[in-house]
A computed fold for a 73-nucleotide RNA from an uncultured Clostridia bacterium, annotated as transfer RNA.

RNA sequence: GCUGGUAUAGCUCAGCCGGUAGAGCAGCUGAUUCGUAAUCAGCAGGUCGUGUGUUCGAGUCACAUUACCAGCU
Numbered sequence: 001g002c003u004g005g006u007a008u009a010g011c012u013c014a015g016c017c018g019g020u021a022g023a024g025c026a027g028c029u030g031a032u033u034c035g036u037a038a039u040c041a042g043c044a045g046g047u048c049g050u051g052u053g054u055u056c057g058a059g060u061c062a063c064a065u066u067a068c069c070a071g072c073u
Base pairs, nucleotide, nucleotide: 001072002071003070004069005068006067007066010025011024012023013022019056027043028042029041030040031039049065050064051063052062053061
């Protein structure tokens, strides 16, 4: 230098053929308990790496770009 992959909540990851962004764990509140853990109920937490474009509508499609991983030269 070229090619491919990954990037979504604090962490690990879903999200099909473009149509309201989700789960588990962690966190907070409450219930339960003599108390803790466990369990149960609820709550909060997201510029979907960044930018531009296509579209009525983009996590998803196109282009560029950043970081990391792998391969080739």

Annotation: The coordinates come from a structure-prediction model, not an experiment, and the mean pLDDT is 82. Rfam family: tRNA. Its family is annotated with triplet codon-amino acid adaptor activity in the Gene Ontology.